[in-house]
RNA sequence: UCCCCGUUAGCUCAGUUGGUAGAGCGCUCGGCUGUUAACCGAUAGGUCGUAGGUUCAAGUCCUACACGGGGAG
Numbered sequence: 001u002c003c004c005c006g007u008u009a010g011c012u013c014a015g016u017u018g019g020u021a022g023a024g025c026g027c028u029c030g031g032c033u034g035u036u037a038a039c040c041g042a043u044a045g046g047u048c049g050u051a052g053g054u055u056c057a058a059g060u061c062c063u064a065c066a067c068g069g070g071g072a073g
Stems, first nucleotide, its partner, number of pairs: 001072007010025004019056001028042004049065005
């Protein structure tokens, strides 16, 4: 210098043909229990890496850049 993969909740990760974002764990609250843990129920939590573009509509498509990983020279 070039090529490929990844970046989504506090953490680990889903997200279909573009139709407006979810799970598990964790936090908080409640139930149960003499208490804690376990178990059960519920709530909250998101600039979808950044900036543009396409579109009625973008996590998803296009471009550049940043960061992490791998490869070629």